[in-house]
C1' cells in the first nucleotide's frame, strides 16, 4: 500500500416527482398515522497517526434558488482493531 476477518458510520438539497445538483456514498426493502420512521440487504466511507461520523447545533461570519461551499468553534466534548497476512522502500 493492498487483502481477509471483526468493528464504526450516514443515508442530504431542489424539484414539474420525469428529472437535475452536492457528496466516496443520496440505492433497494419493510413499518406506517401519508411524511415520516426503521437501519433489513447493497454499495461507499472509516477504525486511534481516529473532523469517517455524533453532540454543542434551529450555532457564528461569508456565499448559494437550496443543499453545499469557504472561515471560525476547535489545543471542545465522544467515537470503531493500537488484528492478522502478503508486499513496496529504507
Nucleotide at each position: 500500500a493492498c487483502a481477509u476477518u471483526a468493528g464504526g458510520g450516514g443515508a442530504g438539497c431542489c424539484a414539474u416527482u420525469u428529472g437535475g445538483c452536492u457528496g466516496a456514498g443520496a440505492c433497494g426493502g419493510a413499518a406506517u398515522u401519508c411524511a415520516u420512521u426503521c437501519a433489513c440487504g447493497g454499495a461507499c466511507c472509516c477504525u486511534u497517526c481516529g473532523a469517517a461520523c455524533c453532540u454543542g447545533a434551529u450555532c457564528u461570519g461569508g456565499u448559494u434558488a437550496g443543499c453545499g461551499c469557504c472561515a471560525g468553534c476547535g489545543u471542545a466534548g465522544g467515537a470503531a482493531a493500537g488484528a492478522u497476512g502478503u508486499u513496496u522502500u529504507u
Molecule: TPP riboswitch aptamer (THI element)
Organism: Lentilactobacillus parabuchneri